The part of an RNA shown here (small-subunit ribosomal RNA, central domain) has 349 nucleotides and comes from an uncultured rumen bacterium. It matches the Rfam family "Bacterial small subunit ribosomal RNA". The full RNA is in RNAcentral, with records from ENA and SILVA.

Context: one part of a larger RNA
RNA sequence: CUGGGUGUAAAGGGAGCGCAGACGGUGAUGCAAGUCUGAAGUGAAACCCCACGGCUCAACCGUGGGCUUGCUUUGGAAACUGUAUGACUAGAGUACUGGAGAGGUAAGCGGAAUUCCUAGUGUAGCGGUGAAAUGCGUAGAUAUUAGGAGGAACAUCGGUGGCGAAGGCGGCUUACUGGACAGCAACUGACGUUGAGGCUCGAAGGCGUGGGGAGCAAACAGGAUUAGAUACCCUGGUAGUCCACGCGGUAAACGAUGAAUACUAGGUGUUGGGUGGCAAAGCCAUUCAGUGCCGUCGCUAACGCAAUAAGUAUUCCACCUGGGGAGUACGUUCGCAAGAAUGAAACUC
Repeated sequence: CUGGGUGUAAAGGGAGCGCAGACGGUGAUGCAAGUCUGAAGUGAAACCCCACGGCUCAACCGUGGGCUUGCUUUGGAAACUGUAUGACUAGAGUACUGGAGAGGUAAGCGGAAUUCCUAGUGUAGCGGUGAAAUGCGUAGAUAUUAGGAGGAACAUCGGUGGCGAAGGCGGCUUACUGGACAGCAACUGACGUUGAGGCUCGAAGGCGUGGGGAGCAAACAGGAUUAGAUACCCUGGUAGUCCACGCGGUAAACGAUGAAUACUAGGUGUUGGGUGGCAAAGCCAUUCAGUGCCGUCGCUAACGCAAUAAGUAUUCCACCUGGGGAGUACGUUCGCAAGAAUGAAACUC
């Protein structure tokens, strides 16, 4: 390289948009680059294959034919690919009607709870644990009542419920705004799929500048435990967690399952729509789009998957090729740094 693979054995890029490229619906006509076919020229000889012949045979040698899978020129065919023209509507998109949703951004508002402050009542404990102690408290704590401050998060509803490309999104209201779905069939007429590079987004933690700081809490301090205890438990507690603007770009970023299209038994829940029927707070049948469970065929090493495929096929991308060394070294790119990306070899089993 080929082949074979990528849920769990090595292997799906964290996710999207998209240039190039690759691939691409239906029918008509033309061209003839690919394709098929005829002819001519050339494709040295030897070698190789076949036939015949010469050395008594053979090796060896000679003659003829084939081969030389190719190239050039030329005549034709037009199914397929390509290309050009004009056309279609089943793919794709637009318009219209309608309902669903923690989709996003910004502003405002609300109640419960924790903490703190002030005041009242009240008195000796509180807190914490396996048991304790550190800690707090007669300078009046804990408890309780009233008022105030401030920050963060939004119980119940809440649901293998919903939305989003993924990360993710949950109190209420308003403004702006993205997408999906159903119905209809008016419009465009293949405008599509995928996507190396590229660009954008990307939990938590981290970094920079400036705010904020209630609770929680790395580090740190103390108390316990213990042979020790740089831990688990307890009392405190700073970064951080929150906001704004930048950076960073990683996760078991998981469904450990790339995207798209078509086809392939059923059953049963649930979410959002549509249609039809009935005795209508409902029920039944049916049809789209999601989201679960079970299961036939098929697949699988097995586990299991099974219309949300890991089945049957096609297109495109990414990735794997024994374990360790090693996601290391070196180099390069990016970054303020931390580091990220790319990514070996010797050696060894």